[in-house]
RNA sequence: CUUAUCUAGAAAGGUGGAGGGAUCAGGCCCUUUGAAACCUUAGCAACCCCCGAUUUUGGGAAGGUGCUAAUUCCAUUAAUUUUUUAAAAGAAGAUAAG
Numbered sequence: 001c002u003u004a005u006c007u008a009g010a011a012a013g014g015u016g017g018a019g020g021g022a023u024c025a026g027g028c029c030c031u032u033u034g035a036a037a038c039c040u041u042a043g044c045a046a047c048c049c050c051c052g053a054u055u056u057u058g059g060g061a062a063g064g065u066g067c068u069a070a071u072u073c074c075a076u077u078a079a080u081u082u083u084u085u086a087a088a089a090g091a092a093g094a095u096a097a098g
Stems, first nucleotide, its partner, number of pairs: 001098006011041005019030003023091002026074002042068003047064002049060004072092001076087004
């Protein structure tokens, strides 16, 4: 750079010791009942992969990645009228394959 996906799913322990949820900049949320980061084990998923079928489907999980609070937490517009409803995106980002 190209293509695809991003409302599903899945956590315990150890070290550590105050931040974290990337940004559009605010809201909201998590956090000393222990944040980030690192390690171990476990799990989820099924992009690559494996086995069938055979051209778009069924199954699997040894291996390469990824992931394990909240839709990529929300973010725009319209209606309602003060908290709900409806519709639709983008920049940017993340992951995978090339």

The RNA shown here (SAM riboswitch aptamer (S box leader)) has 98 nucleotides and comes from a marine eukaryotic metagenome. The sequence is in RNAcentral, with records from MGnify. Its Rfam family is "SAM riboswitch aptamer (S box leader)". On this family, see Grundy and Henkin, Mol Microbiol 1998: "The S box regulon: a new global transcription termination control system for methionine and cysteine biosynthesis genes in gram-positive bacteria". Rfam describes the family as follows. The SAM riboswitch is found upstream of a number of genes which code for proteins involved in methionine or cysteine biosynthesis in Gram-positive bacteria. Its mean pLDDT, the model's own confidence on a scale to 100, is 76.